[in-house]
RNA sequence: AGAGCCGGCCAGGCAAUCGCUGUUCUCGCAAGAGGAUGGAGGAAAGUCCGGGCUCCGGCGGAUCAGGUGCCAGGUAACGCCUGGGGGGCGCGAGCCCACGGAAAGUGCAACAGAGAGCAAACCGCCUAAGGCCUCGGACGCGCAAGCGGACGGGGUCCGGUAAGGGUGAAACGGUGCGGUAAGAGCGCACCGCGGACUUGGUAACAAGGACGGCACGGCAAACCCCACCUGGAGCAAGACCAAAUAGGGAAGUAGCGCUCAGCGCAGGUUAAAAGCCGGUGUGAGAGUGCAGCGCCGAUCCGCGCGCGCUUCCGGGUAGGUCGCUUGAGGUUCACGGCGACGUGGAUCCCAGAGGAAUGAUUGCCCACGACAGAACCCGGCUUACCGGCCGGCUCUCGCC
Numbered sequence: 001a002g003a004g005c006c007g008g009c010c011a012g013g014c015a016a017u018c019g020c021u022g023u024u025c026u027c028g029c030a031a032g033a034g035g036a037u038g039g040a041g042g043a044a045a046g047u048c049c050g051g052g053c054u055c056c057g058g059c060g061g062a063u064c065a066g067g068u069g070c071c072a073g074g075u076a077a078c079g080c081c082u083g084g085g086g087g088g089c090g091c092g093a094g095c096c097c098a099c100g101g102a103a104a105g106u107g108c109a110a111c112a113g114a115g116a117g118c119a120a121a122c123c124g125c126c127u128a129a130g131g132c133c134u135c136g137g138a139c140g141c142g143c144a145a146g147c148g149g150a151c152g153g154g155g156u157c158c159g160g161u162a163a164g165g166g167u168g169a170a171a172c173g174g175u176g177c178g179g180u181a182a183g184a185g186c187g188c189a190c191c192g193c194g195g196a197c198u199u200g201g202u203a204a205c206a207a208g209g210a211c212g213g214c215a216c217g218g219c220a221a222a223c224c225c226c227a228c229c230u231g232g233a234g235c236a237a238g239a240c241c242a243a244a245u246a247g248g249g250a251a252g253u254a255g256c257g258c259u260c261a262g263c264g265c266a267g268g269u270u271a272a273a274a275g276c277c278g279g280u281g282u283g284a285g286a287g288u289g290c291a292g293c294g295c296c297g298a299u300c301c302g303c304g305c306g307c308g309c310u311u312c313c314g315g316g317u318a319g320g321u322c323g324c325u326u327g328a329g330g331u332u333c334a335c336g337g338c339g340a341c342g343u344g345g346a347u348c349c350c351a352g353a354g355g356a357a358u359g360a361u362u363g364c365c366c367a368c369g370a371c372a373g374a375a376c377c378c379g380g381c382u383u384a385c386c387g388g389c390c391g392g393c394u395c396u397c398g399c400c
Base pairs, nucleotide, nucleotide: 001396002395003394004393005392006391007390008389009388010387012365013364014363015362016361017360018359020039021038022037023036024035025034026033027032041371045382046381048380049379050378051377052376053234054233055232056231065230066229067228068227069226070084071083072082073081074080085099086097087096088095089094100225101224105223106222107219108218122165123164124161125160126159130157131156132155133154134153135152136151139148140147141146173191174190175189176188177187178186192214193212194211197208198207199206200205238322239321240320241319248313249312250311251310252309253308255290256289257288258287259286260285262282263281264280265279267277268276269275292305293304294303295302329348330347331346332345333344334343335342336341366369
């Protein structure tokens, strides 16, 4: 210098003016005004995990269902984080992994291929043993023709074979030597594998020498088995205060309610009145609803129920208040720990609305500004994102 890896931080800046909103102080009867001060994020997002908080449910246990899944630690808890083990990728710094169990059981494997689960003979290789055919044939018998025939060659049948070819994601350990008719863990060496043993480690696991001779192939984000975890609903949770109307309850009381004529009173309209308009009082007239039913032989009285009116009580609704932001909080120092984190001290208060504030305009500067907006709170994960800064580290090349 180039190429890369890991971790952390920032997210246009400054000024002026005009607004919005929380708190607090002053003035004001109040409405409000003025001053001071606070006012979005690293993800406020997705709502995917885990907690706090609230209400409901619950003796205890089991089943079902769902989730998690190498080991140890951290934490309020987690599917998160840290450290370690194992596997994979990268020259490396580093990165990635649902990574318990397949000799408990059930199941699955398309296509291709001869054969795919206590496997199989398509091509190839072999002919030692056995059957048949054929050729040669020492030799024996015979006067001869011929017959028999050890042994050898070839073909074929029955067979042997998992070395080689071919199919497949996968073909029942790999390489080499021996061995064999050809082959084969058939034998041996090394590697792999297996269950024990020894050693190291808290553990996951690792290493070692001997033994076994290969059995026990893959898939559990297939059912399943094993271990551990999980009651339900969510701030529209929930708590308090509390109208009008209707309905509920109690006590009292009696004829009552509604509508419309008519009449009176004041007002408006008008110069004034009549008339008209709405209001209010009355309303014996008209209409209408209940004007009743039960108990006692009947009537009166009385009692009960119902209707009307008056007063009171309680529940819910509208509305208001709280929950609401001081918290597993931030900054910093010391100590313990490899680390996540823990313990202690000092210091700070940093949005809290409720149809929803956090904005707009102007000027200057630069590297010209991304993704995106709190709604009960917190710890994580994931996703989106213009760019910039800092620290640690790796590889390659060059120079001294």